This is a predicted structure of a 346-nucleotide RNA (Bacterial RNase P class A) from a Pseudomonadota bacterium. Model confidence (mean pLDDT): 77 of 100. A source record names the gene rnpB. Its Rfam family is "Bacterial RNase P class A". It is annotated as a ribozyme. Rfam's curators write: Ribonuclease P (RNase P) is a ubiquitous endoribonuclease, found in archaea, bacteria and eukarya as well as chloroplasts and mitochondria.
């Protein structure tokens, strides 16, 4: 200087002038006027965990289905975050992981090869025997070469052997035992054993450990109208019904299915919260504790638009509907730092 890498911050600004929504006050009070607030980092998907509301004003077992899955923390919880180990990729700074368990059991791997899991002899090598001009057939014996194929009875070397093999032997590998560090997941040493620890999926089904009630703000609660205190078939107290399913306890007196009426209105819930934003202290870190300090949309066929002027980074994805932390996805640009690699110059 040029490429990258890992974080945070921001999301056109500023003035005028007209309207829109909340809310406080005030007033000539059916109105009007002044202050002050008024969409995001993702509001978005509805994937995840809660808050809060209801299911009884109770407890207790069983069981299904779901999720998570190296360890050790965070936090209200989590599939989430954060620091470790391990595997893998990058020169590197970093960056992924759906990371228990295949000897607990089924199952699935097409085609090639002789042979695809308690699995083997195609060509080849060796040792005999017939026949014989090259050569060819029989028997044994092997699995180092070579061929297939993702993958084929650890691997590399030496010595062995008829010719080979962990046959032996060294070094790795792999089981099993013990020390040492570490909470720990795991890492490192010593020792023995020639060792089928013979391969692979589990994001297949299964096994193991841990968690977990349901529905949902159209939850629900309250006022106010109006209506038909409706019919019908079934079951019916040893019954039935009580927000996963069965038992038991408890509770309640009618349950369950159809058809018909009646009303869709207002008010809460609805915004002060596991909240923001400084500081200190702690810890490697997420994050905690104290202190100060601010209040920051609550609409309800759905409010922040128009319009003019300056300036600029020439503005992209795209708009709250209970409310919160999280994850994932979509994006034009700006600023800031730290940190890796090449080139140059001192």
């Nucleotide at each position: 200087u040029g490429a990258g890498u890992c974080a945070g911050u921001u999301a056109a600004a500023c003035g005028g002038u007209c309207g829109c929504u909340g809310u406080a006050c005030c007033u000539u009070g059916u109105g009007g006027g002044u202050g002050c607030a008024g969409a995001g980092g993702a509001a978005a998907g509805u994937c995840c965990g809660g808050g809060c509301u209801c299911c009884a004003u109770u407890g207790g077992g069983u069981c299904a289905g779901a999720g998570c899955g190296c360890c050790a923390g965070g936090u209200a919880a989590c599939a989430c975050c954060u620091g470790g180990g391990g595997a893998g990729u990058g020169u590197g700074a970093g960056c992924u992981c759906a990371c228990g368990g295949a000897a607990a059991g089924u199952g699935c791997a097409g085609c090639a090869g002789a042979a695809a899991g308690g699995a083997a002899a195609c060509c080849g090598c060796c040792u005999g025997a017939a026949u014989g001009u090259c050569a060819u057939u029989c028997a044994g014996g092997u699995a180092a070469g070579g061929g297939u194929g993702a993958a084929a009875a650890g691997g590399u070397g030496c010595g062995g052997u008829a010719a080979g093999a962990g046959c032996g032997c060294a070094c790795c590998g792999c089981g099993c035992g013990g020390c040492u560090g570490g909470u720990a997941a795991c890492a490192g040493c010593c020792g023995u054993g020639g060792c089928g620890a013979u391969g692979g999926u589990a994001a297949a089904c299964c096994c193991c450990g841990c968690u977990c009630g349901g529905a949902g703000c159209a939850a629900g609660a309250c006022c106010a109208a109006a209506u038909a205190g409706g019919a019908a078939u079934c079951c019916a107290g040893u019954g039935c019904c009580g927000u996963g399913a069965c038992c038991c306890u408890c509770g309640g007196c009618g349950g369950a299915u159809u058809c018909g009426g009646g009303u869709a209105g207002g008010u809460c819930g609805c915004u002060u919260c596991a909240g923001g934003c400084g500081a200190a202290c702690g810890g490697u870190g997420a994050c905690g504790u104290u202190c100060g300090u601010c209040g920051c949309a609550g609409a309800u066929g759905a409010a922040u638009g128009g319009u003019c002027g300056u300036c600029c980074a020439c503005g992209a994805c795209a708009g709250a509907a209970c409310c919160c932390g999280g994850c994932u996805u979509a994006u034009c640009g700006a600023c800031u730092a730290a940190c890796u690699c090449g080139c140059u110059a001192u």